[in-house]
RNA sequence: UUUAACCUCUUGGGGUGCCCAACUUUCAUUGGGCUGAGAUAUACCCAUGAACCUGAACCGGAUAAUGCUGGCGUAGGAAAGAGAAUAACUGCAAAU
Numbered sequence: 001u002u003u004a005a006c007c008u009c010u011u012g013g014g015g016u017g018c019c020c021a022a023c024u025u026u027c028a029u030u031g032g033g034c035u036g037a038g039a040u041a042u043a044c045c046c047a048u049g050a051a052c053c054u055g056a057a058c059c060g061g062a063u064a065a066u067g068c069u070g071g072c073g074u075a076g077g078a079a080a081g082a083g084a085a086u087a088a089c090u091g092c093a094a095a096u
Base pairs, nucleotide, nucleotide: 001088007083008082009081010080011047012046013045014044016041017034018033019032020031021030022029052077053076054075058071059070060069061068
């Protein structure tokens, strides 16, 4: 100088894929496995220091398979107020 760590309250935003088995004409349903904070959860994450979306039935790598991972991406879009607290930055001084 600033309010921008963490926390609380209220309000809001977001994602939910892949594979196997059973039943089954098929779809659907049920159970299990993989990654992950979360795969429709008594939830989880995020609210401009940005969760998530678009591009995208994208490109490289990996996998049983999949946004699994990296690129794309200093891209474009995207949802806030209050309280409390003292976090961040800079300068000076001291110590190491």
A computed fold for a 96-nucleotide RNA from an uncultured SAR116 cluster alpha proteobacterium, annotated as TPP riboswitch aptamer (THI element). Rfam family: TPP riboswitch aptamer (THI element). Its family is annotated with thiamine pyrophosphate binding in the Gene Ontology. About the family: Vitamin B(1) in its active form thiamin pyrophosphate (TPP) is an essential coenzyme that is synthesised by coupling of pyrimidine and thiazole moieties in bacteria. The previously detected thiamin-regulatory element, thi box was extended, resulting in a new, highly conserved RNA secondary structure, the THI element, which is widely distributed in eubacteria and also occurs in some archaea. Analysis of operon structures identified a large number of new candidate thiamin-regulated genes, mostly transporters, in various prokaryotic organisms. The THI element is a riboswitch that directly binds to TPP to regulate gene expression through a variety of mechanisms in archaea, bacteria and eukaryotes. through a variety of mechanisms in archaea, bacteria and eukaryotes. Tandem TPP riboswitches have been reported where both TPP riboswitches respond independently to TPP. The structure of TPP riboswitch has been reported for Escherichia coli and Arabidopsis thaliana. It was read from a public genome assembly, where an Rfam model found it.